Context: one part of a larger RNA
Molecule: large-subunit ribosomal RNA, domain VI
Organism: Johansenicoccus eremophilus
RNA sequence: CGCAAGAGCGUUGAGAGGAUUCUUUUCUAGUACGAGAGGACCGAAAAGAACAUGCCUAUGGUGUACCGGUUCUCACUCCAGUGGGAAACGCCGGGUAGCUAUGCAUGGAGAGGAUAACCGCUGAAAGCAUCUAAGUGGGAGGCCCACCUCAAGAUGAGCGCUCUCCAUUAGGCCGCGGCUAGACCAGCCGUUCGAUAGGCAUCAGGUAUAAGCGCUGUGAGGCGUUCAGCUGAGAUGUACUAAAGGCCGAGCGA
Repeated sequence: CGCAAGAGCGUUGAGAGGAUUCUUUUCUAGUACGAGAGGACCGAAAAGAACAUGCCUAUGGUGUACCGGUUCUCACUCCAGUGGGAAACGCCGGGUAGCUAUGCAUGGAGAGGAUAACCGCUGAAAGCAUCUAAGUGGGAGGCCCACCUCAAGAUGAGCGCUCUCCAUUAGGCCGCGGCUAGACCAGCCGUUCGAUAGGCAUCAGGUAUAAGCGCUGUGAGGCGUUCAGCUGAGAUGUACUAAAGGCCGAGCGA
């Protein structure tokens, strides 16, 4: 921009893409078969491999400053206590959210149609024979459908429901606060009639028992107060802070 009014929501599916895998074991059955050795078809079930999709409850990883330990050095303020630097965490032990695999869940099921090679039935040309010439049946991990995803710019632009009556409406956009969304854009949520983000409170989770003081030990230190203190992303609550506003948009449809 189009889809001949403008919108919101929901759909159909022309068409496109994906997937379609394999192994082992058990039963049937040591049966059929075979002198024996050996050893099935058909059918039923169970484990698994790789692959695909999703996820983070658990198992782990990461988690650049969440907690702790610790060395050298500098500073505040002498001690104590802290902070800066130590090749973009000094080193080390852990670790929430998020992201993740080696972890978890699920999937390739069932049934059908037309066929290939091939196997047939009936059957002439050619009194026989012949699966083929007329006719007709079976038959594959392959084809079509079925399964999953996208999908009306499918210009062949489909369909349904609902809304819009006079200064803008239905609705949309910009702005603003944001996000499990994201390169930008887009998408989604919120915008005071408000829990959208921050802050704050409580909690979860994480670290591991703060400082100060007391007691104790010659001392390094230990014990008590104290499962304390601190705490990013998590949960719930709470308007304290920030979301103040502006614009576009039919005249009943050529």